The RNA shown here (transfer RNA) has 82 nucleotides and comes from a Flavobacteriales bacterium.
Its mean pLDDT, the model's own confidence on a scale to 100, is 81.
The organism belongs to Flavobacteriales, within Bacteria.
Its Rfam family is "tRNA". It is annotated as a transfer RNA.
RNA sequence: GCCUUGGUGGCGGAACUGGUAGACGCGCUGGAUUCAAAAUCCAGUAUCGUAAGAUGUGCGGGUUCGAUUCCCGCCCAAGGUA
Numbered sequence: 001g002c003c004u005u006g007g008u009g010g011c012g013g014a015a016c017u018g019g020u021a022g023a024c025g026c027g028c029u030g031g032a033u034u035c036a037a038a039a040u041c042c043a044g045u046a047u048c049g050u051a052a053g054a055u056g057u058g059c060g061g062g063u064u065c066g067a068u069u070c071c072c073g074c075c076c077a078a079g080g081u082a
Stems, first nucleotide, its partner, number of pairs: 001081007010026003019065001027045006046055003058074005
């Protein structure tokens, strides 16, 4: 250089025949329980905003009524190849 796979909340990881993004687990916060803790159970947990609402899937464009998903370019990571 070329080929393949991947990049999504604090972390891992789903959602891809284009149609409610973040299921599920971990972590964290508050509560219950306990003499106190651990374990267990319950509730909450992207960002901005008082709220209504707006924004958000590596970055920038395109197609579409609508893009995490399709197309183009670029960046990063892993593997393969002369």